[in-house]
Context: one part of a larger RNA
RNA sequence: UAACGGGGGUCCGCACAAGCAGUGGAGCAUGUGGUUCAAUUUGAUGCAAAGUGAAGAACCAAACCAGGGCUUGACAUGCUGUGAAUCCUCCCGAAAGAGAGGAGUGCCUUCGGAAAUGCAAACAUAGGUGGUGCAUGGUUGUCGUCAGCUCGUGCCGUAAAGUGUUGGGUUAAGUCUCGCAACGAGCGCGACCCUCGUGUUUAGUUGCCAACAUUGAGUUUGGAACCCUGAACAGACUGUCGAUGAUAAGAUGGAGGAAGGUUAGGAUGACGUCAAGUCAGCAUGCCCCUUAUGCCUUGGACAAAAAACAUGCUAAAAUUACCGGGACAGAGGGUCGCGACCCCGCGAGGGCAAGCUAACCUCAAAAAAUCGACCUUAGUUCGGAUUGCAGGCUGCAACUCGCCUGCAUGAAGCCGGAAUCACUAGUAAUCGUCGGUCAUCCAUACGAUAGUGAAUCCGUUUCUGGGCCUUGUACA
Numbered sequence: 001u002a003a004c005g006g007g008g009g010u011c012c013g014c015a016c017a018a019g020c021a022g023u024g025g026a027g028c029a030u031g032u033g034g035u036u037c038a039a040u041u042u043g044a045u046g047c048a049a050a051g052u053g054a055a056g057a058a059c060c061a062a063a064c065c066a067g068g069g070c071u072u073g074a075c076a077u078g079c080u081g082u083g084a085a086u087c088c089u090c091c092c093g094a095a096a097g098a099g100a101g102g103a104g105u106g107c108c109u110u111c112g113g114a115a116a117u118g119c120a121a122a123c124a125u126a127g128g129u130g131g132u133g134c135a136u137g138g139u140u141g142u143c144g145u146c147a148g149c150u151c152g153u154g155c156c157g158u159a160a161a162g163u164g165u166u167g168g169g170u171u172a173a174g175u176c177u178c179g180c181a182a183c184g185a186g187c188g189c190g191a192c193c194c195u196c197g198u199g200u201u202u203a204g205u206u207g208c209c210a211a212c213a214u215u216g217a218g219u220u221u222g223g224a225a226c227c228c229u230g231a232a233c234a235g236a237c238u239g240u241c242g243a244u245g246a247u248a249a250g251a252u253g254g255a256g257g258a259a260g261g262u263u264a265g266g267a268u269g270a271c272g273u274c275a276a277g278u279c280a281g282c283a284u285g286c287c288c289c290u291u292a293u294g295c296c297u298u299g300g301a302c303a304a305a306a307a308a309c310a311u312g313c314u315a316a317a318a319u320u321a322c323c324g325g326g327a328c329a330g331a332g333g334g335u336c337g338c339g340a341c342c343c344c345g346c347g348a349g350g351g352c353a354a355g356c357u358a359a360c361c362u363c364a365a366a367a368a369a370u371c372g373a374c375c376u377u378a379g380u381u382c383g384g385a386u387u388g389c390a391g392g393c394u395g396c397a398a399c400u401c402g403c404c405u406g407c408a409u410g411a412a413g414c415c416g417g418a419a420u421c422a423c424u425a426g427u428a429a430u431c432g433u434c435g436g437u438c439a440u441c442c443a444u445a446c447g448a449u450a451g452u453g454a455a456u457c458c459g460u461u462u463c464u465g466g467g468c469c470u471u472g473u474a475c476a
Stems, first nucleotide, its partner, number of pairs: 001476001003473003007470007015460002019423001022420002026314007035304001042053002064300007073125001077124002080120004086103005092097001108113001127289002130287003136283002138278003141274001143272001148187006154163002167178003193266003198234007208223004212218001237260001240254003244250001323372003332363003337356002342351003382413001387408007429452002432449004
């Protein structure tokens, strides 16, 4: 000097407390260990692995297994020879790939050849999702959006070091202020960036409104006030008033204001820590394989199923389930696409097919909520697992192993032990909607979006994590 302490002081955080909804019990979905297997490819393993890499495993991807094949190779460059390329038929085969026959002779040309492309041979070499993340780059997680981490000059000490950065206040903040052998500076904090909330100006089509119309359809005509959409500005700064503080920094109450003390949210992650993660995104040193650890292909496996763990979904019901009626969003996607109206089908869906490269057409029905019926405390009109049958869709192909529909079947489950997690306001809870990936889809995931909309915060004794000061130490 650091680190550590079941040492001390002090401050903070959904850390506790106060609340609220869960997990842990049930069924199912997904992931993981273990087990099994010819293979169940592989990485990730306390927080910081386990709905993670994977924003989508029937084939492919694909790394795994069993067969069948190839060996200058599926791919790149160089050399030589030969045939333009290419197409058709037959035959063996599961395919890959072999074998046979035929068609075709192009373009440029200085007639030597050249370009593109196929085949053959030999070699330099290709190839490797093989190993090492403890050889690495790049990138990411984490402490932690915690308030820290340092430097120059000076001063002090023999030196390691110290001072500055400590102290009195204050702040979300090493934020600011006062003091001080320190004076300054840098990386962080903040601000600058984006979104939300208010207004002004400007621009009005496909959006909005009025007249008119009530039509299949805001179709037609007019307007720029409103809504909305885009752009440019304004606005909030403790600016102002009171009391408070040290005449400071600030803190507190009020006014005005759409918004008040960081308005709210996002992006942004200092010096470093964990030889943290990743050689399977990519790149790369070294090592290893080279008739195979490379390459092609068929089928299988990644989907096994006793028990264990993790994350979720659905529930157990009356603040409900079911049936009927009429309401109200935002954001997003669409030409290899979204697909209306009409017709057929109980339905999934099918047929015909208008419009739309989209503020125009379409996906599209918002759902909770509300109104009216019905059920009456039951393993039920709760719950929907499981199973049978019949269908639909995608796709060469749904057996292993897809999704959806109808009819039938109707399991566990009556609110969960020890324990444990999220959340402080338009938040939790609850309710739908959309998107990416994508032929289809195992999505209950992930990401976004609006609707309805709470309770509680006395406080810091304790638990836990962290910051600063101080103290002890046989540790470095």
The part of an RNA shown here (small-subunit ribosomal RNA, 3' major domain) has 476 nucleotides and comes from Pinus lambertiana. The full RNA is in RNAcentral, with records from SILVA. Taxonomically the source falls in Pinus subgen. Strobus (Eukaryota, Tracheophyta, Pinales, Pinus).